A computed fold for a 252-nucleotide part of an RNA from a Pseudomonadota bacterium, annotated as large-subunit ribosomal RNA, domain VI.

[in-house]
Context: one part of a larger RNA
RNA sequence: CGUUGAUUCUUGAGGGGAUUUGUUUCUAGUACGAGAGGACCGAAAUGAACUGACCUCUGGUCUGGGGGCUGUCGCACCAGCGGCACCGUCCCGUAGCUAUGUCAGGAAUGGAUAACCGCUGAAAGCAUCUAAGCGGGAAGCCAACCCCAAGAUGAGGAAUCGUUUGAGACCCCUAGGAGAUGACUAGGUUGAUAGGCACCAGGUGUACGUACCGCAAGGUAUUCAGCCGAGGUGUACUAAUUCGUCGACAGA
Numbered sequence: 001c002g003u004u005g006a007u008u009c010u011u012g013a014g015g016g017g018a019u020u021u022g023u024u025u026c027u028a029g030u031a032c033g034a035g036a037g038g039a040c041c042g043a044a045a046u047g048a049a050c051u052g053a054c055c056u057c058u059g060g061u062c063u064g065g066g067g068g069c070u071g072u073c074g075c076a077c078c079a080g081c082g083g084c085a086c087c088g089u090c091c092c093g094u095a096g097c098u099a100u101g102u103c104a105g106g107a108a109u110g111g112a113u114a115a116c117c118g119c120u121g122a123a124a125g126c127a128u129c130u131a132a133g134c135g136g137g138a139a140g141c142c143a144a145c146c147c148c149a150a151g152a153u154g155a156g157g158a159a160u161c162g163u164u165u166g167a168g169a170c171c172c173c174u175a176g177g178a179g180a181u182g183a184c185u186a187g188g189u190u191g192a193u194a195g196g197c198a199c200c201a202g203g204u205g206u207a208c209g210u211a212c213c214g215c216a217a218g219g220u221a222u223u224c225a226g227c228c229g230a231g232g233u234g235u236a237c238u239a240a241u242u243c244g245u246c247g248a249c250a251g252a
Stems, first nucleotide, its partner, number of pairs: 001151001005161006014148004020048007032037001050105005058099004065092005070085006109143003116136004168246003172188005193239003196235005202228003209222005
């Protein structure tokens, strides 16, 4: 830009992906074989590699968070804190993101066939799977499974709304299951979208102060404390106000 207004839901022409395979058990020490050995067919289990999704578990990370420690500077000093030192360093660690973690997949089935195996059957009184005709037959082919998909310009379909009583969309704002920017998604007071606040899951690991004990370093009690809480639930306290812009024929 087109699809001759819009919203939501769809059909599927066509395209893409996947299609792998080992071992073990049963059948069965059966068929077969003098023995040694040892099946087809069929049924099941468990792996490898690959692919997809996810974070309950096991781990990793986690410059949000909690705690220990050192040097130095500052808050007048003590105590207690804060800044800097690779996040100063060390020990943990929620959400998120992750694999080495967890779950799932390859299938079954149908159709047409290849080599090949056949039926009936002449040319050629026989024979012959082939010449007419009819079957079987593969991890391969076409479907089936998963994904995209009406620019499929052949631009499809359905429902609803609207055509001057203007449907719908945008701008703007609050955000994230999205993200370089656009876009997408959730919302914009008829509101739980984000922040704040309250409670909780969870993290760290028992705060400051005070009291007691000890000459002291320190310990004990208050105290499973204090601090935090990217997660969950709730709550209009704050911010998403109002306005504005675009927007739907004409002719025969």
It matches the Rfam family "Bacterial large subunit ribosomal RNA". Rfam links the family to the GO terms ribosome and structural constituent of ribosome.